[in-house]
């Protein structure tokens, strides 16, 4: 530095679900729990996906506008997902 995940050694992580907690949500964190994982380690840079508090537009209340309100509709990432793919960085074992 490349290839592999069949085997060996040391191990590591932890899906769903449940409980607690933070959050508007997506989701995060802690505990229980293991579906799986050689990068299921790190990183939101690119693509993708999720969410929509705030903000914008509409509709309605309700009445021309403003203001206000809403179990309503649409838009919006500045919020997330690394266990979706790629890039980057680092790592166990075996082989070259």
């Nucleotide at each position: 530095u490349c290839u592999g995940a069949a085997a060996c050694a040391a191990g590591g992580c932890a899906a769903a679900u449940c409980c607690g907690u933070c959050g508007a949500a997506a989701g995060g964190c802690g505990g229980a729990g293991a579906c799986g994982c050689a990068a299921a380690a790190u990183c939101a840079c690119c693509g993708g996906c999720c969410u929509a508090c705030c903000g914008g537009a509409g509709c309605g209340c309700a009445a021309u506008c403003c203001c206000g309100c809403g179990a309503c509709u649409c838009c919006c990432a500045u919020g997330g997902c690394a266990g979706c793919g790629g890039a980057a960085u680092c790592c166990c074992c075996a082989g070259g």
About this RNA
Model confidence (mean pLDDT): 82 of 100. A computed fold for a 96-nucleotide RNA from Sulfuritalea sp., annotated as c-di-GMP-I riboswitch aptamer. The organism belongs to Sulfuritalea, within Bacteria. Its Rfam family is "c-di-GMP-I riboswitch aptamer". Rfam 15.1 lists 5,092 matches to the family in 1,772 species. The family is grouped with related families in Rfam's "c-di-GMP_I riboswitch clan".